[in-house]
RNA sequence: AUUUCCAGCAGCUAGGGUUCCGGCCGGAACGGGUUCAAACCCCGACCGGUGUUACUGGUCCGAGAGCGGCGACCCGUCCGGUGAACAGCGGACGGGCACACGGCGGGACAAAAGCCCGGGAGGU
Numbered sequence: 001a002u003u004u005c006c007a008g009c010a011g012c013u014a015g016g017g018u019u020c021c022g023g024c025c026g027g028a029a030c031g032g033g034u035u036c037a038a039a040c041c042c043c044g045a046c047c048g049g050u051g052u053u054a055c056u057g058g059u060c061c062g063a064g065a066g067c068g069g070c071g072a073c074c075c076g077u078c079c080g081g082u083g084a085a086c087a088g089c090g091g092a093c094g095g096g097c098a099c100a101c102g103g104c105g106g107g108a109c110a111a112a113a114g115c116c117c118g119g120g121a122g123g124u
Stems, first nucleotide, its partner, number of pairs: 008070002011067002015061002020058002022055001023050005030044004073096008099119001101122001105117003
């Protein structure tokens, strides 16, 4: 200086926004209740708004550097059938599975984010 591997999967969480549900606020007309009858008032459906410290929520998104789990891979010992074989195939047990500071900007879904670009750029 260059190259390869170490970096898999699902779940949960930190976190995230606002499609849908619910909550809250408002509303002319509509339906129902109340009433002698109406208005007011109450309820329902419908429409609009609301996720800034200004909705705690359910659904949803969600970590390379968060959590545990499973798997793969590596090392050692042993077992099985085939076999010339300590090869190759399958299995059991034990061990290993490290380290990791990190923008700006852009992207997707309804939208945002520790998601993706990205173990990137950069830094040590």

Record summary
Predicted 3D model of a 124-nucleotide RNA (Guanidine-I riboswitch aptamer) from Skermanella stibiiresistens SB22. It matches the Rfam family "Guanidine-I riboswitch aptamer". Its family is annotated with regulation of gene expression in the Gene Ontology. Its mean pLDDT, the model's own confidence on a scale to 100, is 81. Taxonomically the source falls in Skermanella stibiiresistens (Bacteria, Pseudomonadati, Pseudomonadota, Azospirillaceae). RNAcentral records the identical sequence in 2 taxa. The RNAcentral record of the sequence draws on Rfam and Ribocentre.